[in-house]
RNA sequence: AAACUUGAGAGUUUGAUCCUGGCUCAGAACGAACGCUGGCGGCACGCCUAACACAUGCAAGUCGAACGGGGUUUACGUUUUCGGAUGUAAACCUAGUGGCGGACGGGUGAGUAACGCGUGGGAACCUGCCUUGCAGUAAGGAAUAACGCCGGGAAACCGGUGCUAAUACCGUAUACGCCCGAGAGGGGAAAGAUUUAUCGCUGUAAGAUGGGCCCGCGUAGGAUUAGCUAGUUGGUGAGGUAAUGGCUCACCAAGGCGAUGAUCUUUAGCUGGUUUGAGAGGAUGACCAGCCACACUGGGACUGAGACACGGCCCAGACUCCUACGGGAGGCAGCAGUGGGGAAUAUUGGACAAUGGGGGAAACCCUGAUCCAGCGAUGCCGCGUGAGUGAAGAAGGCCUUCGGGUUGUAAAACUCUUUCACCUGUGACGAUGAUGACGGUAGCAGGAGAAGAAGCACCGGCUAACUCCGUGCCAGCAGCCGCGGUAAGACGGAGGGUGCUAGCGUUGUUCGGAAUGACUGGGCGUAAAGGGCGCGUAGGCGGCUAUAUAAGUUGGGCGUGAAAGCCCCGGGCUUAACCUGGGAACUGCGUUCGAUACUGUAUGGCUUGAGGACAGAAGAGGAAAGUGGAAUUCCUAGUGUAGAGGUGAAAUUCGUAGAUAUUAGGAGGAACACCAGAGGCGAAGGCGGCUUUCUGGUCUGUCACUGACGCUGAGGCGCGAAAGCGUGGGGAGCAAACAGGAUUAGAUACCCUGGUAGUCCACGCCGUAAACGAUGAGUGCUAGACGUCGGGCAUUAAGCUCGGUGUCGCAGCUAACGCAUUAAGCACUCCGCCUGGGGAGUACGGUCGCAAGAUUAAAACUCAAAGGAAUUGACGGGGGCCCGCACAAGCGGUGGAGCAUGUGGUUUAAUUCGACGCAACGCGCAGAACCUUACCAACCCUUGACAUGGGGAUUACGGAGACGAGAGAUUGUUUCCUUCAGUUCGGCUGGGUCCCACACAGGUGCUGCAUGGCUGUCGUCAGCUCGUGUCGUGAGAUGUUGGGUUAAGUCCCGCAACGAGCGCAACCCCCGCCUUUAGUUGCCAGCGGUUCGGCCGGGCACUCUAGAGGGACUGCCGGUGAUAAACCGGAGGAAGGUGGGGAUGACGUCAAGUCCUCAUGGCCCUUAUGGGUUGGGCUACACACGUGCUACAAUGGCGGUGACAGUGGGAAGCAAUAGGGUAACCUGGAGCCAAUCCCCAAAAACCGUCUCAGUUCGGAUUGUCCUCUGCAACUCGAGGGCAUGAAGUUGGAAUCGCUAGUAAUCGCAGAUCAGCAUGCUGCGGUGAAUACGUUCACGGGCCUUGUACACACCGCCCGUCACGCCAUGGGAGUUGAUUUCACCCGAAGCCGGUGAGCUAACCUCUUUGAGGAGGCAGCCGUCCACGGUGGGAUUAGCGACUGGGGUGAAGUCGUAACAAGGUAGCCGUAGGGGAACCUGCGGCUGGAUCACCUCCUUU
Repeated sequence: AAACUUGAGAGUUUGAUCCUGGCUCAGAACGAACGCUGGCGGCACGCCUAACACAUGCAAGUCGAACGGGGUUUACGUUUUCGGAUGUAAACCUAGUGGCGGACGGGUGAGUAACGCGUGGGAACCUGCCUUGCAGUAAGGAAUAACGCCGGGAAACCGGUGCUAAUACCGUAUACGCCCGAGAGGGGAAAGAUUUAUCGCUGUAAGAUGGGCCCGCGUAGGAUUAGCUAGUUGGUGAGGUAAUGGCUCACCAAGGCGAUGAUCUUUAGCUGGUUUGAGAGGAUGACCAGCCACACUGGGACUGAGACACGGCCCAGACUCCUACGGGAGGCAGCAGUGGGGAAUAUUGGACAAUGGGGGAAACCCUGAUCCAGCGAUGCCGCGUGAGUGAAGAAGGCCUUCGGGUUGUAAAACUCUUUCACCUGUGACGAUGAUGACGGUAGCAGGAGAAGAAGCACCGGCUAACUCCGUGCCAGCAGCCGCGGUAAGACGGAGGGUGCUAGCGUUGUUCGGAAUGACUGGGCGUAAAGGGCGCGUAGGCGGCUAUAUAAGUUGGGCGUGAAAGCCCCGGGCUUAACCUGGGAACUGCGUUCGAUACUGUAUGGCUUGAGGACAGAAGAGGAAAGUGGAAUUCCUAGUGUAGAGGUGAAAUUCGUAGAUAUUAGGAGGAACACCAGAGGCGAAGGCGGCUUUCUGGUCUGUCACUGACGCUGAGGCGCGAAAGCGUGGGGAGCAAACAGGAUUAGAUACCCUGGUAGUCCACGCCGUAAACGAUGAGUGCUAGACGUCGGGCAUUAAGCUCGGUGUCGCAGCUAACGCAUUAAGCACUCCGCCUGGGGAGUACGGUCGCAAGAUUAAAACUCAAAGGAAUUGACGGGGGCCCGCACAAGCGGUGGAGCAUGUGGUUUAAUUCGACGCAACGCGCAGAACCUUACCAACCCUUGACAUGGGGAUUACGGAGACGAGAGAUUGUUUCCUUCAGUUCGGCUGGGUCCCACACAGGUGCUGCAUGGCUGUCGUCAGCUCGUGUCGUGAGAUGUUGGGUUAAGUCCCGCAACGAGCGCAACCCCCGCCUUUAGUUGCCAGCGGUUCGGCCGGGCACUCUAGAGGGACUGCCGGUGAUAAACCGGAGGAAGGUGGGGAUGACGUCAAGUCCUCAUGGCCCUUAUGGGUUGGGCUACACACGUGCUACAAUGGCGGUGACAGUGGGAAGCAAUAGGGUAACCUGGAGCCAAUCCCCAAAAACCGUCUCAGUUCGGAUUGUCCUCUGCAACUCGAGGGCAUGAAGUUGGAAUCGCUAGUAAUCGCAGAUCAGCAUGCUGCGGUGAAUACGUUCACGGGCCUUGUACACACCGCCCGUCACGCCAUGGGAGUUGAUUUCACCCGAAGCCGGUGAGCUAACCUCUUUGAGGAGGCAGCCGUCCACGGUGGGAUUAGCGACUGGGGUGAAGUCGUAACAAGGUAGCCGUAGGGGAACCUGCGGCUGGAUCACCUCCUUU
């Protein structure tokens, strides 16, 4: 010098947004466990569960220098029967007596919520061994183990008798100091051992160490535990203890504790620390260290300096073991180890070498303390599994768009290295002199060889990392959101990738993120959250000023805050982990000296807060008494007659016994029109005729009064709408329940007629409401404007000021909406409340209540949301504006009949398939007898009917026949015709045909919900968007809204918008007028000819044809309008306001339609789901529907006459003229490749007849004979002739088309096609009616409003019932646990008493003994563990049955809520009902719509 650097977010509610809010993830940690895997070393750590039970061994002994004895050996003697016996000495060992230690060390955390622990203090104490000082250590005595003998017992062990020692025991003496005592005085010690120096012993005074006790503060949860306490609290005295003390006892007093949480209950050893965190905080208390508690469970004492004693004793209990059944023994929560429990936790190891402990003078002994080793990836740290070069980018794998890409410099190959492991050798530190378990270990040297050494999880987002195959809401995954129903980056496998690495994942737990309990650092109008309102206790907070004090506060000093740990600077192991030195820190507590601004305290002062006095003022403020008129109802009487009443419409009901109506009179109860106002008053609930009495509060002005007296307010007390309850009254109207009538599918409702509680009064309860401003009270500050109520000042000014009550609005705030001097702004004080949704304001318990119920108030379980505000849509049985053949006004149809055609259904071998509201159904099909054809039956083919490639053969292929088999496909035989191109002359090249093998072909098989393309529809509706700017946190808005106008988002004006795009319109085509160009096949005005036909000459004027142009633009005039856009009228014009028609279809919607037009991904079939053929079917037929045709007739039928079109088509064709046939048609064939010829006749029209009928209507059906097409008309074509002559007389409910050359009606043509339209697509002829208008039904556009919808109302969603599962409440009881009260019993033991039995030391005497003192046994008593009986409390388990709750793709009944949700909803309360719910009373707006009133803004 340093002791610090410090703070990340994400996913998930929605169509999208912002917010609130929960859930989840990423991080770190662990005494861990599990799964897969596993090379080495170092350092740590290792029963968290059963304080469950324990076999076996060890864990506390030592001292012979305290003592007597015994034993062994040796030496020297004595003796000897030579076996031995015995003595002395020495060494060693030792049971016992004795001393010290077994109170330490080691283990565990059961108990304990406590002075237990932590921290800081205190006084009334003890302390062996140790240190220091002083003093002493004299003289005696009596026993007793061991041992001997005898005896008992299975054993454990015990008894009797005899002997003996001591540092064992006991008196005596002495006592500086010691103890008692006021004093006098009294009391009390000792031990020796061994050999020359020590170790001991005794007393005492100190110290040190260790311990005991007391106190302040701190140290869990629960109030659904609120009262607890009799030795309890205190005193006096005594006892007891080492010591204070109710520690114990006697007496006295009645205290003590508690909302600052006593008592009870549940849980828990406490701390240093550990972990997490930016911190504050949270969680935790393994290892290490300090303290405490415990030692099988409970009780007890003994010994001792110290214990009520883990490896001591006694008793009781449970358990285990031994037993000869009489009795005994035991306590691993010491180290190992065993069983058990459990997801789970090690060796019955070595050594006292080191450190430390006990004993000893010492040597030494003991030491599972300890040091080491073993096992375990349990954790932390370190190292390795190789390094370099190496592209043919090998092989293999995987993918592929088939080109390639990737694995991948990765491998191989080449060149190197040797850490670790292995082998050989050497070999420590730890040991200052000796001693090494570890250990031949660490280290060092040498050697060989890339050699022995890589896994785990993940790859949809969060979150780094992607493809293929398999599977097909299955199997499975999942931390949250969520994946999987045939193309899964989410399941399983593989390849590849990402992350970490001897580990990696999972699970569990803690903190973090979470500002999600917010001290730092949150909130409460609508998201969860302000108490319904007041008064007020405790408490909290408190105006100006002075002095004192110094409690808080603040500064310094001192003491303490153990060590370890964290942090800093160093040091030691090769590094690190680890170890270690010093420091910093330990944010705390105590003490002391200062400071005095603020707070507190004390004492003064002040007036502005608060109160007071006086003078005024307003008021539905409250209570009581009285009183008034209108109205309803009822009663009486009169007039009067047939209805009244009620509703959407009705009925129940009342009325000829006289109602309703009307007149008069009376009775009774309840409520008070107008005034009346978002006006007033009150704390809230609430308060409304008038008068009187009593009474509370408020406001204004003045003042010479008091002097902080104030604010808030847990508990507490009071008030508290409506409904409801009790008692007694009252009862007109209204009206839950109830009854009846309607409505309805039902109608326990809405509507109607009645009607009881109740509503009213008195007294007493209840105590809740959307008790709302969803906004607690108080104080101060912060722009204004406009109303209004009550005062004052002033003069009138739309003035100033005070207090209320409203609207708008700035700053500011807010998620937004909004609030804004009446704050939801800026601040302060106090109270209440919230912490995801559901379960649930429920259960249990308590309190209150007569009851209803209120209040306080959980949990299990379950979900990933629930919610607020705002946005865009969509929707509404919401509103406004507008349009459309949408309605209306008209015309004609459909629906009835017959037939045609399509569909459904049914049938069938098959009746192929698709299309299904509008927007499927005369649709795909512009034409199914075969073919078509996809279907069915039968029979055939298999590289295939068709394409490409390889090999081989051949040169043609092919065409026309004939014969045979067959249903045919096919096949056998055979005749004739023809014999590709080039050529280098080679089957060489190209082409063709056939054969073979394989790739492949083929599929109208599936998926239109994998797709492209095409199409339908909203809709030819007027809309849909973008850029920049602006506004908004944002989704978004603006533009695009508004005022006009239009067919139109068409145009004009205005405007925070300015522009632009796709749509509209226009440009395109046809028709309508004109001009021009052109004139055949068209035309003919004039001229000529004529066979009289534009036929010919001629002409191109006209018609026409088909090219190019013109023309119409609100251009002109008038009016309206805003002077605009535009609209109305007019002129001119062929045409007038888009002239008529067509083509043209914005962004998008419907997973609309089509895989069977075509194309195409995936899947499937491959001697068949492919290909061919014959026959059948698509044409069936009890029935139902759609679209049409023909009719029902006279606006017609029939007959006759025979006028006028326009599109179109024609060579495998259209066909004239002519002939035949009644006809369909046939024969024959001019002309025409078409403005030339043909189809081609137009039909309705007109004339005549029929005369209202099942007909001269209608034509179905049927019989029969024909025609045509075609290989072929049976199933199954069309047409003709004759005959037959059905239904049908204008069509129910309902429903369709059409606004002008339209509807209606009439025919003609064409496509398809051999033939076959009543269909379709076109064409022209004749040719109407009506539109007042937008109320209503339908569709659409714009604006606005509500929304709980967003799959968007075909939405969402509620409750009962039924079924499955889950947790839970009640429950007769039953089984435990804990605790408490009363009583009984009372072991061991301490204490007290007694002690006739026994009794060595001391004392006395009459001394072989006796007595005394003292002691012991025994006995009695108090206390007391266990145990017993009975009662109570708390708690846990089970429990027949029962209550609700939750949850569960497709159950039942309804439709309650969301829109005015179809009766606005909701709150409280009461009654009723299958259910959601309904109804009454009061309240709220968190109700839509319309009208009125008021206010605001602009001019």